[in-house]
RNA sequence: GGUUCGGCUUUACGCAGCGAACUCACCACGAAUCGGGUCAGGCCGGGAACGGAGCAGCCCUAAGAGGUGUUGUUCGGGUGCCGUAAAUGUCCGGGCCUCC
Numbered sequence: 001g002g003u004u005c006g007g008c009u010u011u012a013c014g015c016a017g018c019g020a021a022c023u024c025a026c027c028a029c030g031a032a033u034c035g036g037g038u039c040a041g042g043c044c045g046g047g048a049a050c051g052g053a054g055c056a057g058c059c060c061u062a063a064g065a066g067g068u069g070u071u072g073u074u075c076g077g078g079u080g081c082c083g084u085a086a087a088u089g090u091c092c093g094g095g096c097c098u099c100c
Stems, first nucleotide, its partner, number of pairs: 001097007008089001009087006015080002018076005024069004029064001035060004043052003
């Protein structure tokens, strides 16, 4: 000096993980009235027994906005050197050949 291999650098794809959104599951909150149930008191009917409508309260839940989990999907990126391939050099290391 040549050649080749590897590391490093870059890119692409895949995988994992991080963040966000949607989704799924669970939990709790949640209706003066325009949801449901039960309806004290009071009201109405009745001679009475009872019955009726039904406010508050209580219970259940809807819309809704939260919390937890991570099921799935999508998006993002100076996440990872985990895998594969390619590109690249002024870098580092090794093998072989050649020259001085």